[in-house]
């Protein structure tokens, strides 16, 4: 260094829903709060879904829908 993951040690993130926020809106961003999550860390390349509008096109939102690229802790094979 690649790859895979069972036992573990330390952690790590945070779903619905509540509060307040911001946005025409899907969503954001803070607290709170835990379904889950071995990349639930980043990244709109690809698909998908999903707002907006003058609608076979355009701008947007999801990174916790999927797939790619990047990138990481500790054990062990």
């Nucleotide at each position: 260094c690649c790859c895979g993951u069972a036992c573990a040690g330390g952690g790590g993130c945070a779903a619905a829903c509540c509060c307040a926020u911001c946005g025409u809106g899907a969503g954001u961003u803070g607290g709170g709060g835990a379904c889950g999550c071995a990349a639930a860390g980043c990244u709109u390349c690809c698909g998908g879904u999903c707002u907006u509008g003058g609608a076979u096109c355009a701008a947007g939102a999801c990174a916790g829908c999927g797939g790619g690229g990047c990138u990481g802790c500790c054990a062990u094979g």
Molecule: c-di-GMP-I riboswitch aptamer
Organism: Thiobacillus sp.